[in-house]
RNA sequence: GGGCGAUUAGUUUAAUGGCAGAACGAAGGUCUCCAAAACCUUUGGCAGGGGUUCGAUUCCCUUAUCGCCCG
Numbered sequence: 001g002g003g004c005g006a007u008u009a010g011u012u013u014a015a016u017g018g019c020a021g022a023a024c025g026a027a028g029g030u031c032u033c034c035a036a037a038a039c040c041u042u043u044g045g046c047a048g049g050g051g052u053u054c055g056a057u058u059c060c061c062u063u064a065u066c067g068c069c070c071g
Base pairs, nucleotide, nucleotide: 001070002069003068004067005066006065007064010024011023012022013021018054025043026042027041028040029039030038047063048062049061050060051059
C1' cells in the first nucleotide's frame, strides 16, 4: 500500500428495512435477628458524519478504533 471482518447498555451478546431485546451488573424494595440466596421494580445502548427510503441497528459512501490475510 491492497483485501476482508468487527464496532449495539458498565460487561457478554440478539435483532437483515417497520416500537432496540436478553443475561450478568448497578440502584431501590419484599423476606431475614443480621447477611446471603430468592422474588419484584427501576436503570442504561445502535462508534462519528453524510446519503437512499414514508421509515435505517439493518442498505450505500466516508472517517475512527480493533483484528486477520496478501505484498
About this RNA: The prediction has a mean pLDDT of 84. A computed fold for a 71-nucleotide RNA from a Minisyncoccota bacterium, annotated as transfer RNA. Lineage of the source: Bacteria > Bacillati > Minisyncoccota. Its Rfam family is "tRNA". Rfam describes the family as follows. Transfer RNA (tRNA) molecules are approximately 80 nucleotides in length. It is annotated as a transfer RNA.